Small-subunit ribosomal RNA, 3' major domain from a soil metagenome, 461 nucleotides, folded computationally. The coordinates come from a structure-prediction model, not an experiment, and the mean pLDDT is 80. The RNAcentral record of the full RNA draws on MGnify.
[in-house]
Context: one part of a larger RNA
RNA sequence: UGACGGGGACCCGCACAAGCAGCGGAGCGUGUGGUUUAAUUCGAUGCGACGCGAAGAACCUUACCAGGAAUUGACAUGUAUGUGCAUCGUCUCGAAAGAGGCGUGCCCGCGAGGGACGCAUACACAGGUGCUGCAUGGCUGUCGUCAGCUCGUGCCGUGAGGUGUUGGGUUAAGUCCCAAAACGAGCGCAACCCCUAUCGUUUGUUGAAUUUCUCGAACGAAACUGCCACCUAAAGGUGGAGGAAGGUGGGGAUGACGUCAAGUCAGCACGGCCCUUACAUCCUGGGCGACACACACGCUACAAUGGCCGAGACAAAGAGGAGCCAACCCGCGAGGGGGAGCCAAUCUUGACAAACUCGGCCCCAGUUCGGAUUGCAGGCUGCAACCCGCCUGCAUGAAGUUGGAGUUGCUAGUAACCGUGAGUCAGCACACACGGUGAAUACGUUCCCGGGUCUUGUACA
Repeated sequence: UGACGGGGACCCGCACAAGCAGCGGAGCGUGUGGUUUAAUUCGAUGCGACGCGAAGAACCUUACCAGGAAUUGACAUGUAUGUGCAUCGUCUCGAAAGAGGCGUGCCCGCGAGGGACGCAUACACAGGUGCUGCAUGGCUGUCGUCAGCUCGUGCCGUGAGGUGUUGGGUUAAGUCCCAAAACGAGCGCAACCCCUAUCGUUUGUUGAAUUUCUCGAACGAAACUGCCACCUAAAGGUGGAGGAAGGUGGGGAUGACGUCAAGUCAGCACGGCCCUUACAUCCUGGGCGACACACACGCUACAAUGGCCGAGACAAAGAGGAGCCAACCCGCGAGGGGGAGCCAAUCUUGACAAACUCGGCCCCAGUUCGGAUUGCAGGCUGCAACCCGCCUGCAUGAAGUUGGAGUUGCUAGUAACCGUGAGUCAGCACACACGGUGAAUACGUUCCCGGGUCUUGUACA
């Protein structure tokens, strides 16, 4: 000087407390561990791994396993020699890959020529999701959007170093003020950027329905403790007015010096090492989907603030050409037929939002709760749904009556509840985005957890 202390003082944070909704019990889904397996590819492992890489494993993907092939190679550049099976069509074997056979050719001065392309041989080389994230770049997580981390000159100290950055106030903030051997400065904080809340101007293919409003776009105004009162040395604090908005208005983006030899050699790049008829390559099939079990995160419930039936109402944001797909017809339905419109602020399509409201039934039951599981019959995508997709109808109707110890999220348009969209995507939803309905509680900082500043102890560095 740091680090540490079941030392001290002060301060902050959904950290506790006060509340609301959960998780932990059940069933199912997903991920992980374990076990199993020919293989169950690999990575991620306290917070900060576990609906994570994966924004979508039937084949492909795919890296794994079994079997079948081929070896200058699936891909790149080049050299030498030889050759003609360029390409296309077709035949045989085959699961395919692949191997083998037949037919057909471009330019030209018709030559034993030329060029392209293919093949064969030889050689340089290709190739590797093989190892090392403790050789690395880049990127990322984390403490933490915490308020810190430093420098120049000066001064102090033999020196390591200190001072500044400490003290008294104040702030969300090393934010600002005052004091002070310091005076300044940099990276952070804040502001500048984007969205949103109010108004104005201009403009507009649009929606209501006729000159204004809604909406879209652009530009601008507005908020600064500016005004008032009180407290104060100042900074600032408390209350008030006006205002759409009040004291960083709400949200986002933005992440200092560094820490964890944190994560990633499987996104990419790259040093070294290793493989080279194989650790590279192609194909078929299987596996990544197994299942005594354990954990993590979700979904659905256990019901009457409910379930079912009928009728009625109100969004936002985004998407559409190998696309979205209307009317109409068929089907109980998934869906099929059909073919109009739309290259989309408009006109067009998916598209009926759902919770909600009104009326009716149920009458507290393992039920008209709950929907797992299973059987049968179908639909869709796709070469192909057995392993292993999603959906529909009929039947079946399991556990479950609110969950131990413990534990998570959240302070307002938030939690909770409710649907909608679409990235990946042929098909198959978590995450992401969007709106609708819309609470309770915060006395306070003793305690738990994490963090900041000062101080103190230390046999630690």